[in-house]
Molecule: c-di-GMP-I riboswitch aptamer
Organism: Fictibacillus aquaticus
RNA sequence: CAGUGAAAAAGGCAAAUCACAGGAAACUGUGAGACGCAAAGCCAUGGGCCUGUACCGACUAUUCGGAUGGCAGCCGGUUGCCACA
Numbered sequence: 001c002a003g004u005g006a007a008a009a010a011g012g013c014a015a016a017u018c019a020c021a022g023g024a025a026a027c028u029g030u031g032a033g034a035c036g037c038a039a040a041g042c043c044a045u046g047g048g049c050c051u052g053u054a055c056c057g058a059c060u061a062u063u064c065g066g067a068u069g070g071c072a073g074c075c076g077g078u079u080g081c082c083a084c085a
Stems, first nucleotide, its partner, number of pairs: 003084003012037002017032006035073001041078003046075002048071003055066004
């Protein structure tokens, strides 16, 4: 440096749910709480998925399409702790 995460060591993060707050919504923050995670650290101009008030287009209208919104605990990119069956 690369690989691996079987066994350790020091630790770390925190799902669902509940409360409060923000938002139109998806969802997010704080606290409680732990389903789990070797990257469940970080990255949204790689792919994918979710929402769609307002706005734009189509449509007589209901409706459909479109992110400038969101998801990194979907894949992906990137950085990192310890150890060595």